[in-house]
Order: sequence, then structure tokens, then C1' cells
RNA sequence: GGGUCAGUACCAGAGUGGCCAAAUGGGGCAGACUGUAAAUCUGCUGCGCAAGCUUCGGUGGUUCGAAUCCAUCCUGGCCCA
Repeated sequence: GGGUCAGUACCAGAGUGGCCAAAUGGGGCAGACUGUAAAUCUGCUGCGCAAGCUUCGGUGGUUCGAAUCCAUCCUGGCCCA
């Protein structure tokens, strides 16, 4: 340089047009249990009292509607050279 796959919440990782603040596990916080701790169990874990608002690498686009489709850029893995 060419090809190809990927980038999602603190971490890993599913989700691939509407049912999504987005499964699940880890971590964190609170509670139960425990002499203490660990383990186990329960709840919560973007912002907000709520209504609602904002978010899926960046920017732009398509669409009534985008994490999901398109363009481009950035970053990473693999293959080729």
C1' cells in the first nucleotide's frame, strides 16, 4: 500500500431500521446473611424527583424514525504484498 472484519455504558460483550438507556457477565454502590471478611442472595448502577433529555469512535447524509443503512475520516485485529 491492497483486501477484510471490528469500534456499544466503568470493563467484557449481545443487539443489525420502530418493541432500545441497549440482553448478559464482571466491576461499583446499597441491603440481607456473617463474630469480621469472603462466598451467596436481593435491589440499583447515563442525567433528571418526575415528565422528559442525551447517548453506541468523529463528522456528514438517507429516513417519519438510525447503535443498526450510506459516505468520509480516525483507531484496532487478521490476511496479502
The prediction has a mean pLDDT of 82. Transfer RNA from a Bacteroidota bacterium, 81 nucleotides, folded computationally. The organism belongs to Bacteroidota, within Bacteria. Rfam family: tRNA. Rfam's curators write: Transfer RNA (tRNA) molecules are approximately 80 nucleotides in length. The family's RNA type in Rfam is transfer RNA.